[in-house]
C1' cells in the first nucleotide's frame, strides 16, 4: 500500500443478501414468593446500530469516504 471480514444497550449477538423505522439471551430496577440468600414468576429503564455524506417517500439494511480491531497479500 492492496484486498476481505467485522463495528448493533453494560456483556455476547441477530436483523442487512432482498430498504420499511431495533430485537433476543445474560446483566440491571422494581414489585412478589423466602426469617435472609440463591432461585422461580410479573412488570420495567436503557442504544437510533463505529463516525461523516449521499440516494430514497423512507436506510442499521444499499453508494461513497472515513476510523478502530483482526485475517491474507505485497
Nucleotide at each position: 500500500c492492496g484486498g476481505g471480514u467485522g463495528g448493533u444497550g453494560g456483556c455476547g449477538c441477530a436483523g442487512c443478501c432482498c430498504g420499511g423505522u431495533a430485537g433476543c439471551g445474560c446483566a440491571c430496577u422494581u414489585g412478589u414468593a423466602u426469617g435472609g440468600g440463591g432461585u422461580g414468576c410479573a412488570a420495567g429503564g436503557g442504544g437510533u446500530c463505529g463516525a461523516c455524506a449521499g440516494u430514497u417517500c423512507g436506510a442499521a439494511u444499499c453508494u461513497g469516504u472515513u476510523c478502530c480491531a483482526c485475517c491474507c497479500g505485497a